[in-house]
RNA sequence: GCCGUCUGUUUGGGAGAGUGCUCGCAGCCGGUUUUUACCAGCUUGCCGGGCCGCCGAAGGCGCAACCCCCCCGGGAACGCUCAGGUAUAAAGGACCGGACAAGGAAA
Numbered sequence: 001g002c003c004g005u006c007u008g009u010u011u012g013g014g015a016g017a018g019u020g021c022u023c024g025c026a027g028c029c030g031g032u033u034u035u036u037a038c039c040a041g042c043u044u045g046c047c048g049g050g051c052c053g054c055c056g057a058a059g060g061c062g063c064a065a066c067c068c069c070c071c072c073g074g075g076a077a078c079g080c081u082c083a084g085g086u087a088u089a090a091a092g093g094a095c096c097g098g099a100c101a102a103g104g105a106a107a
Stems, first nucleotide, its partner, number of pairs: 007101007018052001020051005025045002027042002030039003053086003059082001060080003066074002
């Protein structure tokens, strides 16, 4: 001495998998009824519950190569699927790019 790595903030991109079944609630609509109310229907709902299938890139857990040696050690985009997600929208999203800030080895 200031780029990289690492850290934080912000921004852009960012996959996969049932428009599943059922119940309730609300809404819409039709019929009955003097009324309370009752019955039926709906690709309605970014409302709630239950059941099954599926996904894997928040998180979590398990191990491999490998690292470490002290061990109930570390360890992936691999595996599991607890959590999460599963038409569109929204949200989330490992990872990648840009900007800014901090910090700072070497040259």
The RNA shown here (Glycine riboswitch aptamer) has 107 nucleotides and comes from a Rhodocyclales bacterium. The organism belongs to Rhodocyclales, within Bacteria. Its mean pLDDT, the model's own confidence on a scale to 100, is 77. The sequence was found by an Rfam model in a public genome assembly.